[in-house]
RNA sequence: GGCGGCAGCGCGGGAGAGUGGUGGUUGGAUAGAUGUCUGGCCCUCACGCCGAAGGAGCAACCGCCCCGGAAUCUCUCAGGCCACAAAGACCGCGUUGUCGCA
Numbered sequence: 001g002g003c004g005g006c007a008g009c010g011c012g013g014g015a016g017a018g019u020g021g022u023g024g025u026u027g028g029a030u031a032g033a034u035g036u037c038u039g040g041c042c043c044u045c046a047c048g049c050c051g052a053a054g055g056a057g058c059a060a061c062c063g064c065c066c067c068g069g070a071a072u073c074u075c076u077c078a079g080g081c082c083a084c085a086a087a088g089a090c091c092g093c094g095u096u097g098u099c100g101c102a
Stems, first nucleotide, its partner, number of pairs: 002101012018047001021045001023043002025040006048081003054077001055075003061069003
């Protein structure tokens, strides 16, 4: 210097599910006034839903086979569900560290 394994960092890509409802609040319209209608990417509550942070469960399979490692499967505790933002398994590029190879 090359190739490969693992981990970190940076950049790029990256899906799914609420056009809903209750109450409050705020703006607008109407009105003599309680009220009525309507908008909100604001708060709250209930219900419904999603799976690709994390977590948990089973297991094909694998191993040094006493026992361990194990998913994009399953669950939905957490997280998320107009749009934006954030997060985002995984993939690509670059870089750092470490281990191994001829």
Predicted 3D model of a 102-nucleotide RNA (Glycine riboswitch aptamer) from a Sphingomonadales bacterium.
Model confidence (mean pLDDT): 78 of 100.
The source organism's lineage runs through Bacteria, Pseudomonadati, Pseudomonadota, Alphaproteobacteria and Sphingomonadales.
It matches the Rfam family "Glycine riboswitch aptamer". Rfam links the family to the GO term glycine biosynthetic process.
Of the family's consensus pairs, 90% are formed in the model.
It was read from a public genome assembly, where an Rfam model found it.